[in-house]
RNA sequence: CCCGACAAGGCCAAACCCUUCGCAAGAAGGGGGCGGAAAGCGGCGGGUCUUACAGGAAGAUGGCCGAGCUGCCGAAG
Numbered sequence: 001c002c003c004g005a006c007a008a009g010g011c012c013a014a015a016c017c018c019u020u021c022g023c024a025a026g027a028a029g030g031g032g033g034c035g036g037a038a039a040g041c042g043g044c045g046g047g048u049c050u051u052a053c054a055g056g057a058a059g060a061u062g063g064c065c066g067a068g069c070u071g072c073c074g075a076a077g
Stems, first nucleotide, its partner, number of pairs: 002077001003074002011036002016031006034063001040069002044066003047061005
C1' cells in the first nucleotide's frame, strides 16, 4: 500500500413521524434506525428526478455510478 475481522473505541443515519423552508424535485432541525469503512468533502463526468422554464435554461440528488481531494482503527492474507 492492497485488504477489511461476529476486533476495540468511536462516527454517520434509510424508510416513517413532527416542525420549518421550497412551485417542485427536495432541504434544515427533532425523533427514529434500514444500512454504511469513506453513508467524509465538492455537482467535475455520466445517470436519475423537478420546474414558474423552452433558453436545452435553472435546479435537486455525494445513501446511484465513475473520477478527484481528505481521513479513524489494524486481525488474517
The prediction has a mean pLDDT of 85. This is a predicted structure of a 77-nucleotide RNA (c-di-GMP-I-GGC riboswitch aptamer) from a Nitrospirota bacterium. It was read from a public genome assembly, where an Rfam model found it. The model forms 90% of the base pairs in the Rfam consensus. The organism belongs to Nitrospirota, within Bacteria.